[in-house]
A computed fold for a 74-nucleotide RNA from Gemmobacter caeni, annotated as transfer RNA. Taxonomically the source falls in Gemmobacter (Bacteria, Pseudomonadati, Alphaproteobacteria, Rhodobacterales). RNAcentral holds the sequence, with entries from ENA. The coordinates come from a structure-prediction model, not an experiment, and the mean pLDDT is 81. It matches the Rfam family "tRNA". By type it is a transfer RNA.

RNA sequence: GGUGUGGUAGCUCAGCCGGUCAGAGCGCCUGACUCAUAAUCGGGAGGUCGCAGGUUCAAUCCCCGCUCACACCA
Numbered sequence: 001g002g003u004g005u006g007g008u009a010g011c012u013c014a015g016c017c018g019g020u021c022a023g024a025g026c027g028c029c030u031g032a033c034u035c036a037u038a039a040u041c042g043g044g045a046g047g048u049c050g051c052a053g054g055u056u057c058a059a060u061c062c063c064c065g066c067u068c069a070c071a072c073c074a
Stems, first nucleotide, its partner, number of pairs: 001073007010026004019057001028044005050066002053063002
């Protein structure tokens, strides 16, 4: 340098033949239970969907560029 895959909550990931208010588990906060802690159960907060453009009535999803990680090729 080229090709491919990926970048979504603090962490691990789902969601993508465009359409609802963007989700799950763990973690965090909080309530119940307990003498107390853990476990368990209830509730809650937390996201510019890597960045910037384009198409569209509408983009996490489609198109172009850039960037980062990994793998392969050179």